[in-house]
């Protein structure tokens, strides 16, 4: 120095929930909050997986609706995964 690993030091992030805003929704942003996390940093066709359905197409059906499927679009990185990285005991 590198890989692996994860004691300590210095720190970092921030679940649920609440408020406001955006969105049809999933969800996101900000503030509070702290469940936890050694990558809970980044990456969304550049691998997998999961979630949503305003509009579109089709089927059923109705006074109107509702429901199911498809395509398409959108979202989740704190589900795996890829990738980068602080510190330095055993």
């Nucleotide at each position: 120095u590198g890989c692996a690993c994860g004691a300590a030091c210095g720190g970092g992030c921030a679940a649920a929930c609440c408020a406001a805003c955006u969105g049809a929704a999933a969800a996101g942003u900000u503030g509070g909050g702290g469940c936890g996390c050694a990558a809970a940093g980044c990456u969304a066709a550049a691998g997998g997986g999961c979630c949503u359905u305003c509009a579109c197409c089709g089927c059923u059906g109705u006074a109107a609706a509702a429901g199911c499927g498809g395509a398409a679009a959108g979202g989740c990185a704190g589900c795996c995964a890829g990738u980068u990285a602080c510190c330095g005991a055993a």
Predicted 3D model of a 90-nucleotide RNA (c-di-GMP-I riboswitch aptamer) from a Planctomycetota bacterium. The sequence was found by an Rfam model in a public genome assembly. Of the family's consensus pairs, 95% are formed in the model. Model confidence (mean pLDDT): 87 of 100. It matches the Rfam family "c-di-GMP-I riboswitch aptamer". Rfam describes the family as follows. GEMM was predicted in a large-scale screen for bacterial structured RNA regulatory elements.